Predicted 3D model of a 76-nucleotide RNA (transfer RNA) from Haloparvum sedimenti.
[in-house]
């Protein structure tokens, strides 16, 4: 120094490919509450990201397109 992939609640992840049903969806963990002598498990409810950042297209962006940044592969 060149190519590719990546980037979304605390954490894993799906959704991006083909914009609109997204006021963004699961599972863990948390909180509450129920079962239970109690823990645990199991059952109920609940808080919690506007999608790494900037920008740009368009009636409208997680989704498309520019830059930058951060992690990963490769190749010289």
């Nucleotide at each position: 120094g060149g190519g590719c992939c990546u980037u979304u609640a605390g954490c894993u992840u799906a959704g991006u490919c083909u914009g609109g049903c997204c006021g963004a969806a699961a599972g863990c963990c948390c909180c509450c509450c129920g079962c239970u002598c109690a823990u645990a498990a199991c059952g109920g409810g609940g808080u919690g990201a506007g999608c790494g950042c900037c920008g740009g297209u368009u009636c409208a962006a997680a989704u498309c397109c520019g830059g930058c940044a951060g992690g990963g592969c490769c190749c010289a």

The organism belongs to Haloparvum, within Archaea.
Its Rfam family is "tRNA". Rfam classes the family as a transfer RNA.